[in-house]
Description: This is a predicted structure of a 377-nucleotide RNA (Bacterial RNase P class A) from a Vampirovibrionales bacterium. The gene name in the source record is rnpB. It matches the Rfam family "Bacterial RNase P class A". Rfam classes the family as a ribozyme. Model confidence (mean pLDDT): 78 of 100. RNAcentral holds the sequence, with entries from ENA.
RNA sequence: AACGUUGGCCAAGCGGUCGCGGGAGGUGUUGCGCAAGCAGUUACCUCCUGAGGAAAGUCCGGGCUCCACAGAGCCAGGUUGCCGGGUAACGCCCGGUGCGGGCAACCGCGAGGAUAGUGCCACAGAAAUGUAGACCGCCGAUGGCAGUUUAACGACUGCACAGGCAAGGGUGCAACGGAGGUGUAAGAGACCCCCGGCUGGGCCGAAAGACCCAGGCCAGGUAAACCCCAACUGUGUGCAAGGCCAGGGCUUGCGAUUAAUUUUUUUAAUUGCACGGGGGGCUCGCCCGAUGCCCAAAGCCGCUUGAGCGUUUAAGUAAUUAAGCGCCUAGACAGAUGACCGCCUAAACAGAACCCGGCUUACGGCCAACGUUUUUU
Numbered sequence: 001a002a003c004g005u006u007g008g009c010c011a012a013g014c015g016g017u018c019g020c021g022g023g024a025g026g027u028g029u030u031g032c033g034c035a036a037g038c039a040g041u042u043a044c045c046u047c048c049u050g051a052g053g054a055a056a057g058u059c060c061g062g063g064c065u066c067c068a069c070a071g072a073g074c075c076a077g078g079u080u081g082c083c084g085g086g087u088a089a090c091g092c093c094c095g096g097u098g099c100g101g102g103c104a105a106c107c108g109c110g111a112g113g114a115u116a117g118u119g120c121c122a123c124a125g126a127a128a129u130g131u132a133g134a135c136c137g138c139c140g141a142u143g144g145c146a147g148u149u150u151a152a153c154g155a156c157u158g159c160a161c162a163g164g165c166a167a168g169g170g171u172g173c174a175a176c177g178g179a180g181g182u183g184u185a186a187g188a189g190a191c192c193c194c195c196g197g198c199u200g201g202g203c204c205g206a207a208a209g210a211c212c213c214a215g216g217c218c219a220g221g222u223a224a225a226c227c228c229c230a231a232c233u234g235u236g237u238g239c240a241a242g243g244c245c246a247g248g249g250c251u252u253g254c255g256a257u258u259a260a261u262u263u264u265u266u267u268a269a270u271u272g273c274a275c276g277g278g279g280g281g282c283u284c285g286c287c288c289g290a291u292g293c294c295c296a297a298a299g300c301c302g303c304u305u306g307a308g309c310g311u312u313u314a315a316g317u318a319a320u321u322a323a324g325c326g327c328c329u330a331g332a333c334a335g336a337u338g339a340c341c342g343c344c345u346a347a348a349c350a351g352a353a354c355c356c357g358g359c360u361u362a363c364g365g366c367c368a369a370c371g372u373u374u375u376u377u
Base pairs, nucleotide, nucleotide: 001373002372003371004370005369006368007367008366009365010364013343014342015341016340017339018338020050021049022048023047024046025045026044027043028041029040030039031038032037052349056360057359059358060357061356062355063354064238066236067234071284072283073282074281075280076235077233078232079231080230081229082096083095084094085093086092097111098109099108100107101106112228113227117226118225119222120221121220135169136168137165138164139163142162143161144159145158146157147156148155149154177195178194180192181191182190196218197217198215199214200213201212202211204209242301243300244299247295248294249293250292252274253273254272255271256270257269258268259267260266275289276288277287278286308327309326310325311324312323313322314321315320
């Protein structure tokens, strides 16, 4: 210098003019009051304050809200899936293990179980899981047939009918552990050595797992097919939640008791039975028959002090945690956060709407450390 890898930081600043949301104060003004004053306010003035690293996607996890106290049991359903730790929690983060990628810095992983069971594996192929199966092929040991030879037994030669085999070829993503040797008629974990897997043992580790030894124990893949195992689970609702809350309309039956009323009647309260309603399903328990349902709209609250931010110290490899000190940082409801000019050039992606923790996606610039290659000293 070029090409990379990882981590961190910034997202402009200052001045001028005009404008907008929120808050505080003042002036004006309105109402009440004898007054002091209190309450309101659409006008004006002054001051303070006013988007993001992703405010985005709404993909996970929570807080909060109502839904039946979100209660119990069973049944389905859903989610997660190497090990340990962190956290309010997570599918997130940190550290480790195994596997994979990269020369490397470093990065990635849908990483439980196929030895519980069931299913599936197109086409091709003999055969796709069953102690299965043979198309080309190899063999002739054994039986058979033919021939030669022999007195006979037998020996030899040929055939490939029965039979033996799966080395090689072929099919396929995948062919029943792999490569080599011994062996054999030809072959085969049949046997041997090495490698891989499985099982058992030893040893190290908190664990995942690593290492060592032994045993021929060796019948594929697929769980992003059902399923099995383990853990978790509200399987509804989203601030247009929900509350202040008051209006109008609609809505069970048969009894019992008590009270009000002039008897009947009517109304209210309590209660029994039945019926109906209220969570994924069922059962039990619980609640309700107006606190429910329907109809139209406004104001206020919810609303921003929070698993908050900054900094120091301590613990920890780290994620993170603890303690001390300091700080307050938008809150609208048709929705503000903008426009122009100058300095010096201001530009990328893009804009809150109940709030937090993550992930993912979009995107401009700066800095540091590290890797590879090349050059110079």